[in-house]
Molecule: transfer RNA
Organism: Nocardioides baekrokdamisoli
RNA sequence: GGGGCGGUAGCCAAGUCGGUGAAGGCAGCAGACUCAUAAUCUGCCGAUUCGUGGGUUCGAGCCCCACCCGCCCCA
Numbered sequence: 001g002g003g004g005c006g007g008u009a010g011c012c013a014a015g016u017c018g019g020u021g022a023a024g025g026c027a028g029c030a031g032a033c034u035c036a037u038a039a040u041c042u043g044c045c046g047a048u049u050c051g052u053g054g055g056u057u058c059g060a061g062c063c064c065c066a067c068c069c070g071c072c073c074c075a
Base pairs, nucleotide, nucleotide: 001074002073003072004071005070006069007068010026011025012024019058028044029043030042031041032040051067052066053065054064055063
C1' cells in the first nucleotide's frame, strides 16, 4: 500500500428485508432468605443514542461516502 471483519451501557453482546418504544447477560442499588456471608429469588436502574463527520430517505444501529481505532490476510 491492497483486501476482509469488527467498533452498540462500567464490561460482554443481539439487532433479520430500513419502520413504533435499541433485546439479553454480568456488574450496580433495594428487598426476601440466613446468626451472618455467599449462593438463590424478587424488584429497580441503565445508551441526552449505536466510533466521528457528512449524505440518501417521510424515516438510519441497519444503506452510501470520507476519516479514526482494533484484529486478521496479502504484498